[in-house]
Context: one part of a larger RNA
RNA sequence: UUGGGCGUAAAGCAUAUUUAGGUGGAAAGCUUCAUUUUCAAUUAAAUUUUAGGUUUGAUCCUUGAAUUUUUUUAAUCAAAGUUUUCUAGAGUUUAGUUGAAGAUUAUGGAAUUUUAAGUGUAACGGUAAAAUGUUUUAAUAUUUAAAAGAACUUCAAUAGCGAAGGCAAUAAUCUAGAUUAAUACUGACACUAAAAUAUUAAAGUGUGGGUAGCAAAAGGGAUUAGAUACCCCUGUAGUCCAUACCUUGAACGAUGAGUGUUCAUUAUUGAGUGUUUUUAGUAAUUUAGUUAACGCGUUAAACACUCCGCCUGGGGACUACGAUUGCAAAAUUAAAACCC
Repeated sequence: UUGGGCGUAAAGCAUAUUUAGGUGGAAAGCUUCAUUUUCAAUUAAAUUUUAGGUUUGAUCCUUGAAUUUUUUUAAUCAAAGUUUUCUAGAGUUUAGUUGAAGAUUAUGGAAUUUUAAGUGUAACGGUAAAAUGUUUUAAUAUUUAAAAGAACUUCAAUAGCGAAGGCAAUAAUCUAGAUUAAUACUGACACUAAAAUAUUAAAGUGUGGGUAGCAAAAGGGAUUAGAUACCCCUGUAGUCCAUACCUUGAACGAUGAGUGUUCAUUAUUGAGUGUUUUUAGUAAUUUAGUUAACGCGUUAAACACUCCGCCUGGGGACUACGAUUGCAAAAUUAAAACCC
């Protein structure tokens, strides 16, 4: 490399958009051309096979033929290009519907903490048990008032939405999607997707705010042989907002995207119909089939096709060097020696 693979054994990029490239619906005409077969003609050499000559014989040498190569006639069934047409793919339009889809702004109540005042008096807190800690400068508890920040109880679900990350108090504005029904329109405009671009949890970083609760680090109390931990009392970054970076993850369905085909049953979320059916999802059993097995099973890991990505014994190694990116932390790409 081929063959073979990628749910769990090595292997699907975190996700989307999209350029090149690859692949691509139906009908007709024209042109070109690949493959195979056939007809005819012509042409270099070598190799191979074969018939002679030379030679005692062989090698060598030499003369032919076949094979081979090129062109041409006809047929064959595909493909491509181009022209015209079509509507099943794709898109647009109209009327609805739906949802924690996104952005911005405003509003709300409960709880926590703090502050002030009142009542009230000796404990509170914490644990397996304690202690550190708080408290007669009046705590804890309770009542009233005020402030602040963060998160949104019930509804809530195997539910819903989103490309993924993810999204949940309420209202408004703006934006995007999906789906159903119906006619009309465009007429293959499609699929995939190196490179590229955009988005990307948490943690972390820069600048400026904010800081109630929680809480890396740090301090103290316990435990213990020790305890740089688990438990307890404090507590700073951080968590929150704005903006700019970082670009990682068990970023998982450990399952790339798209198209078509292939039994049943049940539940559920939308839409239509109007009464048991049609569609688009979400789930649970399961036939055929498949799988090493587990299992998957119309949401396939079944049967096929198109395109991309990736794998090739274990360690060394999500490493070194180099390069690119980054403020940094680090990220991306990515070996070898050597050992088994």
Molecule: small-subunit ribosomal RNA, central domain
Organism: Betaphycus gelatinus